[in-house]
Molecule: SAM riboswitch aptamer (S box leader)
Organism: Bacteroidetes bacterium 4572_112
């Protein structure tokens, strides 16, 4: 770095440092943002893939270890579908695909 597989509408907070943008990538858009956001140390927590324990798989308990993760549905759409739908286009809604993320496994 590519690639399988599962998940992703739930749930987590303070200090310290820095000091300007941040919310994956791109575009609309909304939100947080000097009353200090992002990030980066601490300490604290969530949650349960691996993991340990049981147990005939599915599964259930558990949190030492390995990671994740502690604003907003991956913050929301962009692409297809169906529905509203009248001759068409159109928003809302529903679903599904792309696309990221996170594990674990495999190159």
């Nucleotide at each position: 770095u590519g690639g399988u597989u599962a998940u992703a509408a739930a749930g987590a907070g303070g200090a310290c440092u820095u000091g300007a943008g941040a919310g994956a990538a791109c575009a609309g858009g909304c939100u947080c943002a000097a009353u200090g956001a992002c990030a980066g140390u601490c300490c604290g927590g969530c949650a349960a893939c691996c993991g340990c324990c049981a147990a005939g798989u599915a599964u259930g308990g558990u949190a030492a270890g390995g990671u994740g993760c502690c604003a907003a549905u991956a913050c929301c759409u962009g692409c297809c579908c169906g529905c509203u739908a009248a001759a068409a286009c159109a928003a809302a809604c529903g679903g599904g695909a792309c696309u990221u993320a996170u594990a674990a496994u495999u190159u």